[in-house]
RNA sequence: ACGCAACCGUUGGGGUGUCCAUCCGGACUGAGAGGCGUAUCUGCGCUAACCCAUCGAACCUGAUCCGGGCAAUUCCGGCGGAGGGAACGGUGCAGUGUACAUG
Numbered sequence: 001a002c003g004c005a006a007c008c009g010u011u012g013g014g015g016u017g018u019c020c021a022u023c024c025g026g027a028c029u030g031a032g033a034g035g036c037g038u039a040u041c042u043g044c045g046c047u048a049a050c051c052c053a054u055c056g057a058a059c060c061u062g063a064u065c066c067g068g069g070c071a072a073u074u075c076c077g078g079c080g081g082a083g084g085g086a087a088c089g090g091u092g093c094a095g096u097g098u099a100c101a102u103g
Stems, first nucleotide, its partner, number of pairs: 001096002006091005011053004017028004034047005059084003065078004
């Protein structure tokens, strides 16, 4: 001097399911299944928390997919060395390089 991981700041991306129930509500998985508003009741917008931001499986397409399991499901695995997908700055002890001095 550069600078991994990690952390910080700002900015941005994303999903919100399955079932029981007259209602209140409850059960399952998960980081996350929340709330509000609006409509032509298919949908759309805002916001909270959570996760992710190219080292990109956060998330989407494939998918009304395939196999297994379950009360059921985006529950598990395959698909997947397939495709797409949202960033800048700062600190930076791992480490690397250079110069000088000494041995």